[in-house]
This record gives sequence, C1' cells and structure tokens, in this order.
RNA sequence: GGAGCCGGCCGGGCAAUCGCUGUUCUGGCUGCACUUGGUGGCGAAAGCCGUCAUGGGCGGCUGGGGUGGAGGAAAGUCCGGGCUCCGGCGGAUCAGGUGCCAGGUAACGCCUGGGGGGCGCGAGCCCACGGAAAGUGCAACAGAGAACAGACCGCCUAAGUCCUUGACGGUGAAAGCCGCCGAGGGCCGGUAAGGGUGAAACGGUGCGGUAAGAGCGCACCGCGGACUUGGUAACAAGGACGGCAUGGCAAACCCCACCUGGAGCAAGGCCAAAUAGGGAAGCAGCACUCAGCGCAGGCUUAACUGCCGGCGAGAGAGUGCGGCACCGAUCCGCGUGCGCUUCCGGGUAGGCCGCUUGAGGUUCACGGCGACGUGGAUCCCAGAGGAAUGAUUGCCCUCGACAGAACCCGGCUUACAGGCCGACUUCCCAC
RNA sequence: GGGCCAUUAGCAAAGCGACCCAAUGCGCUCCCCUGUCGAGGGAGAGAUCGUCCUUUUGAAUCCGACAUGGCCCGCCA
Repeated sequence: GGAGCCGGCCGGGCAAUCGCUGUUCUGGCUGCACUUGGUGGCGAAAGCCGUCAUGGGCGGCUGGGGUGGAGGAAAGUCCGGGCUCCGGCGGAUCAGGUGCCAGGUAACGCCUGGGGGGCGCGAGCCCACGGAAAGUGCAACAGAGAACAGACCGCCUAAGUCCUUGACGGUGAAAGCCGCCGAGGGCCGGUAAGGGUGAAACGGUGCGGUAAGAGCGCACCGCGGACUUGGUAACAAGGACGGCAUGGCAAACCCCACCUGGAGCAAGGCCAAAUAGGGAAGCAGCACUCAGCGCAGGCUUAACUGCCGGCGAGAGAGUGCGGCACCGAUCCGCGUGCGCUUCCGGGUAGGCCGCUUGAGGUUCACGGCGACGUGGAUCCCAGAGGAAUGAUUGCCCUCGACAGAACCCGGCUUACAGGCCGACUUCCCAC
Repeated sequence: GGGCCAUUAGCAAAGCGACCCAAUGCGCUCCCCUGUCGAGGGAGAGAUCGUCCUUUUGAAUCCGACAUGGCCCGCCA
C1' cells in the first nucleotide's frame, strides 16, 4: 500500500431575526367564594340586598425576563417487564411458546462465556443444537428392492433332483442295464462382494474363510458402551465388553423438561353542568295559635295615652290535616302509577390527575475473562391533547440518508447518504 | 390499543408437501365455418405462485422476516 474482518462513535456546523411549545420568575387587567374593617337601604328582630377598602386562595386574558424542547432507529409491534384494573387462594387440564451447558438480568425467544457441528488460508462468521433403541405417520420419480427390505444383471452349484455325455469296472450274444469317477446344461436354490437406481440401499478397508459369499472369524477405523480421569456442566480423553442391533424426517403428529391467570393509559382515579333516568322527603290548600298592622267600639287618659275583647287584610313564625287517579271484598291502613317542589347518589359533556426522577445519564474506584454487579461523586435532560422542533437571511464544509415522541423501560427485527476512531488477519513492496 | 384475513396468467379462481415448471372459466393469438361480423368448432400462447430466507431428498403449500391491500372489536349508564 491492496484486500478483508470485528467493535465503538457521529448523523451538517456557527450566528442573527421572527415564530411554536413546556416550565419558572415578574408586571397589568379581570372573575369567583371568602377574611378583616368601614358604610347605605329594608326590617321589631334574626337577617336580607348593596357598596368601598384590605389580605391571602383558586382561576381567565395579556406583557416582559430566564431556561428546556425528538431518534439511533422515536418505526414494525415480534418478544420480555414495570404500572393499573379484574379474578378469594393454590393446583391441574386445554392452548401457545422455548429447547446444547453455565452465568447475567426485573424478565426475555435477549446478552456474555464455554461445548459440539459446518464454512473460510486466516482474523472471523453461521447453526430452532432435547428425544427417531414410547408410539403413529411420511418418502414422488427412478430402481430388483425404501424399512424387522430386496435377487434385475452378475457370481456359485457343495447338498437335493432331472437331462445329455466321457473314461473305467461288472454283466450280457448284442442293444442295453448296474456301479464308480468326472464334464456340460436345467430345476430347486445359495449369495448383498461387484454393476446399476436414488436424497437415502441395513457399517468401512484389508486378510482369512467359503461352492460363491457374508461380522462368519480376525486386525484397524467407525458405532454403542459399564467404568475411570478432567471439567460446576454441556462435553472431552481413555476404555473392559458388545459384535453392528440403533438409516432419514419431530419448522409431521407426538414424548420429555421448562415458561405463561386475563385485559390494557380508550388501563385506572378525582371534581362535576344541562337533559333523561334512579332514590328520599314533601305538596295546591284548609284550620288553629303567636307577634305586629288597619278599622270602628267599650273603659281610661291631658292626649289614639294605655288596656280589653271583636272584625278585616295580607306578609312572617309555629302546629295539625292535606294533591290527582287506580288496584284488592268494605273501613282504617297499605300498595302502584302520574304531575309538581326540594334534596341526595350514580354519571355524560367538560376539567384535573395518571405524565415522566427513571431497572435514568455522566464519571471515578473495586469485583468479574465477559455480559454485568457493588459503592462514591455529580446532573435533571420533551411531556402535548388537532397534537409543539419551524421559517428567513448570512458564512463555512465532505452539500447532509432513513426518518417525528404520545404511559414508561429492556431487547430483537427492519430502513439508513456519508464520515471518524480502535483492535486484528492476509497478500505485495521496502528496510 | 387489541385481533384476523388475503396476495397464484390481463381478470376471476382451484390447488395446502412429490401426482403440479400449477386445474378451470372469461379474455388473447392462429385456423375452419360465413359474402362480412358475431355465435359455433379446432389448435395454441400466456405464471420466477407478492419479496427474501429457513427446514426438508423435495416448498405455491411448513417456519421466520418484510411489503401491499382489506376487515373486525373497544368508555359509562
């Protein structure tokens, strides 16, 4: 220098002006219910209706200052948790999910470290990686045969049987027959070593063995494997013995182990109009009593001065009865419905909370290979509710990608112009 | 916020491990028929099964991710 591999970080910058939004400080105007102190009207009084000032509280409108204001994925909603409500508690079934081992964590299907397998010269990368000697199922085409298999070609003819035939021996006049030893062919068979098919053919190589063959025997390799050693474990190394039994597929059903109660911020809580609906008490009115008022009368007085009873009116206070309709066999009573008045509770619109201080960020020390944990210091960093981040101008550069919070957090996945830093591998060149 | 479905030729639509480089209908092309068109008869073309992966000997079909389109549910009383 070329090629590559892994990890981390950034995601246009600066300035001015105008604007949006949260929060805080401060000023002005104003609304409501009050505190305290005056004051006016009505009234017999209690009290009612006003008005002025004062103080703090709860708001509304508006001005000014300070300060904060999208992401690495805010996304997809694929997992896991917090939080909230529901279910009295626990277990099981069903259903779904996860799946080598150990650790981390609030938890996970995530992460870290390790084991095993595969790829790469290497740095390094990839793996849903439990069970097929519990069961069920599947395997097109090709092929002889596809799962306790199979004889198409090939190989073999020892044993059995049939045919042909040769030599020899016996017998016979001969044909022939019999015996024995062969040769050839067929049948019945044997054979899984070879050919060929297939994704896959029931261990591989060699020697022995055999009629030919075959774990049939042996050696080595592979496989299983009591046990031993190392390791927390997965697993690794050794391995008596077995003698090949146990082919593949579980992202086919299934078995085993473990996990999961349901719903979701439109969760849920507080305040609370109008209308409707629910519950409770009552009713227009009548009678009586009390105090005051008016009228005339009687008695009295200086005097409508005081007392007594009577009448009247309507406002006030108190007491008693008390609306209309209906139902049951009557009354009393009870019940039901309707209208009106007052009050109460739920609750809609609307408002407020939940809402952002959190498994939080930065940094230091310690423990750990690491994920991570413990402790100290320090910081506060969006919180809306039609939904805020923008616009204009100037300068600079490498000319700017994917993309916008809506309860919060940990992951995964997907999208992404370009740039920076660090560790490592390999090749070439130079020393 | 929660749940579900679909995507196969120009259009509609079947197939849900091999029989499938995928049935069928309409449409399209060519031929016959007709004076011509239509109808009718015959022949033919046209699909990387939305995209990328995984599992499997084998994937339109199973698994995962992504894309597009569509549907349903929801407060209180």
About this RNA
Predicted 3D model of RNase P RNA and transfer RNA as a complex of 508 nucleotides. Model confidence (mean pLDDT): 76 of 100. Rfam match: Bacterial RNase P class A. Rfam describes the family as follows. Ribonuclease P (RNase P) is a ubiquitous endoribonuclease, found in archaea, bacteria and eukarya as well as chloroplasts and mitochondria. Its family is annotated with dimeric ribonuclease P complex, tRNA processing and ribonuclease P activity in the Gene Ontology.